[in-house]
Formats: sequence, C1' cells, structure tokens
RNA sequence: CUUUUAGGUAGAGGCGCGGUAUUCAAAAGUAAUGGCAGCAAGGCAGGCAGCCGCUGACAUGAAAGGGGACACCGCCGAAGCUUCGGAAGAUUGCCUGAUGUUCCGAAGCUGGGUCGGCAGAUAAUAUCUGACGAACUGUCACAGCAUUGUGGAGCGCUAUCGAUGGC
Repeated sequence: CUUUUAGGUAGAGGCGCGGUAUUCAAAAGUAAUGGCAGCAAGGCAGGCAGCCGCUGACAUGAAAGGGGACACCGCCGAAGCUUCGGAAGAUUGCCUGAUGUUCCGAAGCUGGGUCGGCAGAUAAUAUCUGACGAACUGUCACAGCAUUGUGGAGCGCUAUCGAUGGC
C1' cells in the first nucleotide's frame, strides 16, 4: 500500500416497526341456555360406524380474533408478505381429501410512512394483506452548482475501531 477491506461497536430516517397490560366502542341482542310449538332433513366433501338433532317465536344472554386511546418494553430487516418442508392441532369418531390456526427451518421480495382505486380476509364502510399508481420523505452515486435532475437499494448509509494474508 492492498484498505480504512473481512469483522466489530455506536447511531440516523418518523404519524417509524413490533410486543405486553389496562380501558373503550363494536362484535350483538349474535353464539349458547331454558321451556313451548312444529319438523325429519341435516353435520366442510366422499365412505364406514355410531353420535349429535333441526326450525320458529318468546325469555335470559356471552366470549375470542380484529380495532381506538394511554402506559410500558424490545428495537431500525425494525418488521411484514409469498412459496416450500417439518411438527402439533381444529372442522362429531376413523380413512382419504379440502380449508384454517400455532411453532420451527430454507429461499425470495419490500428503505419508510401517506393517499387512490382494484382484489382478498373480516360482523364491519373499522382494520389488515397483496400487486399497481401518485406525490412526499430519508440515504448513497452521478450530473449540475442558486435552485435542482436522473438512477440504485437496507447484505444499504453515517461515525468509529480494525485484523489475517499478500506486495
């Protein structure tokens, strides 16, 4: 000198991300229960078995998931999503399938929030997710030098410490 590299430490973006608890609205006069009246078909699909019944009005009458507010905690691939694999479990029991939930692993995508319509989830117009679009914002590079413009991605950027090896 390679090189301020590999690696380490500390930070920044902002209605920033996620979690926990309390509370509030809604869920909902829903589910469920009770007696009364009526019915004999139903249970995610098929098969077997055998279990549970179903509808109506009336009376009583929840909760979970999701959301808002505040407080605290952990953070800045924070976190989220998609696909695949594994484990557990739900839809009456078993078998096959389908759909969903939780956890772990691998790969890929997304810098961030906001708004818009479309699609899906959901009780829901709340909210969440997806791709697309719009402006905004942070960062780096290039160009310009008053402004600003173009492009890239977080395995990035800023600050700092800093090997091994080679010459």